[in-house]
Record summary: Small-subunit ribosomal RNA, central domain from an uncultured bacterium, 350 nucleotides, folded computationally. It matches the Rfam family "Bacterial small subunit ribosomal RNA". RNAcentral holds the full RNA, with entries from Greengenes. Its mean pLDDT, the model's own confidence on a scale to 100, is 86.
Context: one part of a larger RNA
Order: sequence, then C1' cells, then structure tokens
RNA sequence: CUGGGUGUAAAGGGCGUGUAGCCGGGAAGGCAAGUCAGAUGUGAAAUCCACGGGCUUAACUCGUGAACUGCAUUUGAAACUACUCUUCUUGAGUAUCGGAGAGGCAAUCGGAAUUCCUAGUGUAGCGGUGAAAUGCGUAGAUAUUAGGAGGAACACCAGUGGCGAAGGCGGAUUGCUGGACGACAACUGACGGUGAGGCGCGAAAGCGUGGGGAGCAAACAGGAUUAGAUACCCUGGUAGUCCAUGCCGUAAACGAUGAUUACUAGGUGUGGGGGGUCUGACCCCCUCCGUGCCGGAGUUUAACACAAUAAGUAAUCCACCUGGGGAGUACGGCCGCAAGGUUGAAACUC
Repeated sequence: CUGGGUGUAAAGGGCGUGUAGCCGGGAAGGCAAGUCAGAUGUGAAAUCCACGGGCUUAACUCGUGAACUGCAUUUGAAACUACUCUUCUUGAGUAUCGGAGAGGCAAUCGGAAUUCCUAGUGUAGCGGUGAAAUGCGUAGAUAUUAGGAGGAACACCAGUGGCGAAGGCGGAUUGCUGGACGACAACUGACGGUGAGGCGCGAAAGCGUGGGGAGCAAACAGGAUUAGAUACCCUGGUAGUCCAUGCCGUAAACGAUGAUUACUAGGUGUGGGGGGUCUGACCCCCUCCGUGCCGGAGUUUAACACAAUAAGUAAUCCACCUGGGGAGUACGGCCGCAAGGUUGAAACUC
C1' cells in the first nucleotide's frame, strides 16, 4: 500500500457556507469517448511455460509450440456510464395561507436585592468560624425608617419545555431581521448530495484603545489551621467580570457518536401544526415535524450498551487512526501586538 477501523480501547474536523473534485431521479431519441466482440499489424532475441532432442544423469543446451494478458488501425454491438437533444414530477426550490419559539441586532422602560451617600430613631457591640482571630464600631457601627446615587443580573413562570449550524440564547415593550414547521399543490423542472482548499461564525480566559466599576474576585496583604501551609476556612482586595471597538481562534467546543438519503416490530410521555369523530374551548382516532424514556429483531473486536433521534441494513462524499514514551515537543513555514495558535518530526527508549 491493501485490508481493517473511528460512542468508551488510537481515531469525527468546534460549526456553517461553498469552489474544484467525486457521486447522483423517471421516460424517448441520437452519438460511440469509456465498455464489449471480430479482423489486421505489431508486441526483437534470450528468459518463463508445454512437448520433444543432445551431452552417461542433472545443471546446461537445441528445436517446435504456446505465451508475451499490451499498443495501434479498422469493422461492428448499444445494455450500462459519459456527452447531446426532447420530455416528466416523486428529489430540490418558489409562490400563497397559517400558527409556534430565551433565534439575531438596536432602542426604551421596570421591579426585587447588594453596596455606597444623606437624614431620623437607637446603644454597645457587629461580623465571622469547627473554634477563633485579623476586620468594622462611642469620630455612634450592626439593626431599623425615609430619601438619593450607581452598576450588574433578571426570582416566580421554568418543564429530559422552546429556538439556533455550532458557540449559545431567559424581566417587559417597540422597531428591523434570519431560519424551521404545517396546510395547499399554483409555478420552475433534477436546479440535488458531499465538499480538499477558500471565506465566515466561534464559550471562557487573555490582549490593544476609550469608557464604566455595585457585587464577585485571579494576583496580593493580613488572620487562622498545620510539623510546614506559598492551600483548603476567614477579613480585605487589584486586574478582570460590564459597555463600545479591534484582535485572539482555543475548550471534556461532548451525544466523547461527520453530513445526506432510503429501508427495518412495538409501547409510552412531551412541544408545534393539520385532518377526522363530536361538530363542544375536552376526550378519542389518523397524520407531519421536533424532543425524551422503555423495548424486540438486528448488530457491535469485547463488554457496557445502541435500537426509526441506530452504534441495525445499504449507498455517496469528506475528515481522521495505525503500539507506549519522547511530544502535540524541536526545527522550518504560515498567522498573531503579545500570550500563543496551526502545520508537525527524529534520535533515543520500553
């Protein structure tokens, strides 16, 4: 390499969009590139193979044949593939109608709570812990009442509920806007699938600039604990967390399970829509889309388990794996302000 694999043993790209490429629905005609058949030429000799012959035999060697599975030319075939032309509607898309949703962006508004400030009441403690202490407090704290400031987050509703490609999204209202779903079958007529590169999005932390800063809180300081305690606990506390804008591009970015399509027992919840029975906003039956649980066939290198949301049966395309350590390191390239990211070895060793 082939083969075999990728939920947990090594292995699914974090996610999308899409270029090249690869693959691709039904019917009729054409063509003959692939494909198949025939013929001709060529495919040197030696070698290999088969059958004979010669050295006493063998190795060796001689003869004949086959073969050289290839290439070219030519004549045909037309099922499949390619190409071309015509056509179809079930794949795909569009239109119309309808309801659902924390989908995204922006603006405005709201209440609870924490903290701080001002004022009143009020007096000696408060706070904290396993127990304490540091800390705060007679310059009047804690508690309580009233008013004010400011920032961040939105209790209940809330649900193996919803939406989104993933990251993710949760107070209310308004504006702009993306997608999915159902009904219908009017339109287009294969316009599809996947997708190396490319481009875009991408939690948290981190970085640049300018704001903001209530609470929380790396670092740091102090108090404890301890043999020690650069920790766990406590009192403080700065970056940061928030906003705008630009970078970073990584996560146990997980369902540790790539995308798409078709097929293969059931049962039971739940979210959204449609139809029927009733014609009653319920029940009940059918159906489409989503989301869970249980479970059979089947299957899995093993077991756990999976089981129409497959890890089953098949097909197409992409990504990735090939003993452990060295090592996701070194070197080089590319990217980045940096931190670092990405690509990614070898010696040696077991």